[in-house]
Context: one part of a larger RNA
RNA sequence: GUCAGCGAGUUGAAUCUAAUUGCGAGAUUAAGUUUUUGAAUAAAUGUAGUCGUAGCGAAAGCAAGUCUUAAAAGGGCGAUUAGUAGUUGGAUGUAGACCCGAAACCAGGUGAUCUAUCUAUGGUCAGGAUGAAGUAUUGAGAAAUCAAUAUGGAGGUCCGAACCCGUUAAAGUUGAAAUUUUAUGGGAUGAACUGUGGAUAGUGGUAAUACGUCAAUCGAACCUGGAAAUAGCUGGUUCUCCUCGAAAUAGCUUUAGGGCUAGCCUAAAAAUUUAAUCAAUAGAGGUAGAGCACUGAUUGAUUUUAGGGGGUCUUUUGACUUACCUUAAUCUGUUAAACUCCGAAUGCUAUUGUGUAUAUUUUUGGAGUCAGACUAUGGGGGCUAAGCUCCAUCAGUCGAAAGGGAAACAGCCCAGACCGUCAAUUAAGGUCCCUAAAUUUAAGCUAAGUGGAUAAGGAUGUAAGGUUCCUAAGACAUCCAGGAUGUUGGCUCAGAAGCAGCCAUCAUUUAAAAAAUGCGUAAUAGCUUACUGGCAAAGGAACUUUGCGCUGAAAAUUUAACGGGGCUAGAGCUUAAUACCGAAAUUACGGUUAAUAUUAUUUAUAAUAUUAAGGUAGAGGAGUGUUCUAUAUUCAGUGAAGCUAGACUGUAAGGACUAGUGGAGAGUAUAGAAGUAAGAAUGCUGAC
Numbered sequence: 001g002u003c004a005g006c007g008a009g010u011u012g013a014a015u016c017u018a019a020u021u022g023c024g025a026g027a028u029u030a031a032g033u034u035u036u037u038g039a040a041u042a043a044a045u046g047u048a049g050u051c052g053u054a055g056c057g058a059a060a061g062c063a064a065g066u067c068u069u070a071a072a073a074g075g076g077c078g079a080u081u082a083g084u085a086g087u088u089g090g091a092u093g094u095a096g097a098c099c100c101g102a103a104a105c106c107a108g109g110u111g112a113u114c115u116a117u118c119u120a121u122g123g124u125c126a127g128g129a130u131g132a133a134g135u136a137u138u139g140a141g142a143a144a145u146c147a148a149u150a151u152g153g154a155g156g157u158c159c160g161a162a163c164c165c166g167u168u169a170a171a172g173u174u175g176a177a178a179u180u181u182u183a184u185g186g187g188a189u190g191a192a193c194u195g196u197g198g199a200u201a202g203u204g205g206u207a208a209u210a211c212g213u214c215a216a217u218c219g220a221a222c223c224u225g226g227a228a229a230u231a232g233c234u235g236g237u238u239c240u241c242c243u244c245g246a247a248a249u250a251g252c253u254u255u256a257g258g259g260c261u262a263g264c265c266u267a268a269a270a271a272u273u274u275a276a277u278c279a280a281u282a283g284a285g286g287u288a289g290a291g292c293a294c295u296g297a298u299u300g301a302u303u304u305u306a307g308g309g310g311g312u313c314u315u316u317u318g319a320c321u322u323a324c325c326u327u328a329a330u331c332u333g334u335u336a337a338a339c340u341c342c343g344a345a346u347g348c349u350a351u352u353g354u355g356u357a358u359a360u361u362u363u364u365g366g367a368g369u370c371a372g373a374c375u376a377u378g379g380g381g382g383c384u385a386a387g388c389u390c391c392a393u394c395a396g397u398c399g400a401a402a403g404g405g406a407a408a409c410a411g412c413c414c415a416g417a418c419c420g421u422c423a424a425u426u427a428a429g430g431u432c433c434c435u436a437a438a439u440u441u442a443a444g445c446u447a448a449g450u451g452g453a454u455a456a457g458g459a460u461g462u463a464a465g466g467u468u469c470c471u472a473a474g475a476c477a478u479c480c481a482g483g484a485u486g487u488u489g490g491c492u493c494a495g496a497a498g499c500a501g502c503c504a505u506c507a508u509u510u511a512a513a514a515a516a517u518g519c520g521u522a523a524u525a526g527c528u529u530a531c532u533g534g535c536a537a538a539g540g541a542a543c544u545u546u547g548c549g550c551u552g553a554a555a556a557u558u559u560a561a562c563g564g565g566g567c568u569a570g571a572g573c574u575u576a577a578u579a580c581c582g583a584a585a586u587u588a589c590g591g592u593u594a595a596u597a598u599u600a601u602u603u604a605u606a607a608u609a610u611u612a613a614g615g616u617a618g619a620g621g622a623g624u625g626u627u628c629u630a631u632a633u634u635c636a637g638u639g640a641a642g643c644u645a646g647a648c649u650g651u652a653a654g655g656a657c658u659a660g661u662g663g664a665g666a667g668u669a670u671a672g673a674a675g676u677a678a679g680a681a682u683g684c685u686g687a688c
Base pairs, nucleotide, nucleotide: 001688002687003686004685005684006683011095012094014092015091016090017089018088019087020086021085022084023083026051027050028049032045033044034043035042055062056061065077066076067075068074098236099235101233105226106225107224108223109222110221116200117199118198119197120196121195122194123193124192125190127159128158129157130155134151135150136149137148138147139146140145163187164186165185168183169182170181171180202218204214205213206212239623240622241621242620243619244618249262250261251260252259253258263369264368265366266365267364268363269362270361271360273357278353279352280351281350282349283348289342290340291339295336296335297334298333300331301330302329304328306326307325308324309322310321311320312319313318372398373397374396375395376393377392378391379390380389381388403414404413405412418591419590420589421588423587424586425585429581430580431579432565433564434563438578440577441576442575443574444573445572451567457551458550461548462547463546464545465544466543467542468541469540470539479534480533481532482531484508485507486506489503490502491501514529518527519526592613593612594611595610596609597608598607599606600605601604624677626674627673628672629671630670631669632668633667634666635665642661643660644659645658646657648655649654
């Protein structure tokens, strides 16, 4: 991993509720007792008790009333009949309470053959090196003492085996090994190592202390028990069909991934036109917008106002003045979520119509939901960032929705799948090929493969316009020629001569020519432009609007930024037109189920008509199958169950039949009772 088997809402008493059965102003017995039976049990008895038949008040108490109060005009709770005891279903709390699952806590025991420390008694340490004290001899010295030479053999001394340890590296990592191997390394007469016996025990021991260690277990051992601990957490929870069908919100919560109440769903019963929608009428309101009348922010101007500062004058008082500061007025230009002289559309409320729907409202039983997501719009936060975050919308979709389109793609566009059909029409989106349908029609644009990714900015791209100019009295562009004089204008400056800078910018000769447009020089020089003439010849110049393009444009496995091929008067873009394709949409034909209505009768069925039938959590309804029991009945060695195969049958769970196999029990009908259905739980057991 596969297969087979096992594997999860049960049971007790209590309460609420629905259906159903008995009796009914009553209903009912409990324990116990008696009898019957093989037993379970059944029948009888038992009237204690419980519920109901009257309520109100704290109570005394009164009573269809009563309480409140001095008293009620009043107000509260009642009074107009239906209960009760079983059975079954649903639910609740209580118990292990659908099943499995902790880490832990407590109690009583078992452990020191591992390991820690202690204790008693034993054992072990090749060889080599160094050479302390002491002693002896000799020498020196007055002596104390010193020196030399021998001897001696100290040491948590040195090198290094056994022995003990485990430094570094590699290997090993389903190992040779649940800690090892190889090489290397540390200690190796000591606080050394080691054999055997003993001691210390978990709220503890031991610890040269590492939270180390106490039997491969240690921030509190192991075993058994309390015990099915508890788990607002995770996982799992077994047959079918039919009807309806949510929520991810509000309030509160030691609450935030839990819960309670409400909201939204479902079933039953009741009310009976009340809902949505649309129309008319009547309302409330301060948003969008707009505005500056208030509150704040804010541009400029004007003349004036009044202070301060500065300046000038004045002996002082003061006078005059101002590129200053503040102040007020007038005019002018703006601005606001927490401004408003104004002010919509929508939406909301009410009334009257409309509207008859699986609508609305009420009561009761049962829920689930409280992590929402994206898109659109209005906003807050953020960077007018986020597939970001937080609100709002009688917005949508997904969630719980399949189908077609968007290459692929929960949330986008179209459209809501009851079933069947080798029928038809369309939606979104498409129609050269992949690929169903136009290489369709008409008029333009684009040359960039733009289309088929992006901005500011940039550009004689190209198409269509607009405005203003010049032009056969010759424009625009090229070419030829001129472009002068006073003068080197004045100032400044080392110099400044058109051309560093400042001031001025005149006049003359002219067809025309600046006290000079740019380059240039140290300054001159030189080149050039404006301006003028000639040649030649027909359009030219500037600005501006719009369409489509260009540039700006660099990334990492592979073209890879049209799904691909490929496409250029298009298979691209704009405008218009016609046809076709295209879905589970719509239609056609046939069928099933549900609700409602009508009709019929056999009263729970049928027929007809209309409408409906996507669905998670969840509510409701109807069934299938398994084991056993009761009653009835049927089959079976002329072959039961089980197994294998098959073209039968039912909407489904399922059910028959035949053949083979098998070799002894099995079914059907009606009731009843459950150890009643497996694919998932890192499920459990077994086999392979």